[in-house]
RNA sequence: ACCUUAUCAAGAGAGACGGAGGGAAUGGCCCUAAGAUGUCUCAGCAACCAACAUGUUUCAUUUGCAUGCACGGUGCUAAAUCCAACAGGAGUUUUAUUUCUGAAAGAUGGGGA
Numbered sequence: 001a002c003c004u005u006a007u008c009a010a011g012a013g014a015g016a017c018g019g020a021g022g023g024a025a026u027g028g029c030c031c032u033a034a035g036a037u038g039u040c041u042c043a044g045c046a047a048c049c050a051a052c053a054u055g056u057u058u059c060a061u062u063u064g065c066a067u068g069c070a071c072g073g074u075g076c077u078a079a080a081u082c083c084a085a086c087a088g089g090a091g092u093u094u095u096a097u098u099u100c101u102g103a104a105a106g107a108u109g110g111g112g113a
Base pairs, nucleotide, nucleotide: 002112003111004110005109006108007107008106013042014041015040016039017038021031022030023029026084027083028082043077044076045075048073049072052068053067054066055065056064081105086102087101088100089099090098091097092096
């Protein structure tokens, strides 16, 4: 890098280094010398995986499901994945806006090859 699957309007920042871009890509709109992106340290958030506990199921065990927990593996800590873009529906009433659903793309986790 590829395939598959779940989730994505909640939540959680300080310090050091460094010095100009960054928010994936296009448009918009934002962040940024009152120091971005990045790296490191510490702290935190969350609960995907694993572990553990309880309940449920069973004759029983495993599995499954639910709840809890937060030592471990990841992840995350500006803005809804920042918004839109593509398809369809509804409203306004006049060719532009509002809103809903879905897709695509992306991110993260689990599984696979």